[in-house]
RNA sequence: AAUUGUCUUCAGAGGCAGGGUGAAAUUCCCGACCGGUGGUUAAAGUCCAUGACCCACAUAGGGUGGUUGAAGCGGUGUAAUUCCGCUACCGAUAGUUAAAGUCUAGACGAAAGGAGAUAGGG
Repeated sequence: AAUUGUCUUCAGAGGCAGGGUGAAAUUCCCGACCGGUGGUUAAAGUCCAUGACCCACAUAGGGUGGUUGAAGCGGUGUAAUUCCGCUACCGAUAGUUAAAGUCUAGACGAAAGGAGAUAGGG
């Protein structure tokens, strides 16, 4: 120094302006807007991995397993599926006068993860 335990703390809802139809839609249509965490020669919603959500099982409690979306082309460069340009695409569950990535709810929640302190060890 790596690594390990414990504790503290941070993080964690971002987003339909304007318009159309209709009895009714922020749910449909035109259009607008948003993008968890770590990694990657260089910055990623679409690469790799991972969390949440969802499903099954188990449990006093802590858990275990599974499922899980979407990108191409051109340019610069030593290096970019990450930058720049163009054109695309994707987005849990439940609810709702009418179908939701954007409204409401679980959620004043939680995880991934970041920072710091401390202890042990060598």
About this RNA: RNAcentral holds the sequence, with entries from Rfam and Ribocentre. This is a predicted structure of a 122-nucleotide RNA (FMN riboswitch aptamer (RFN element)) from Loigolactobacillus bifermentans DSM 20003. RNAcentral records the identical sequence in 2 taxa. The organism belongs to Loigolactobacillus bifermentans, within Bacteria.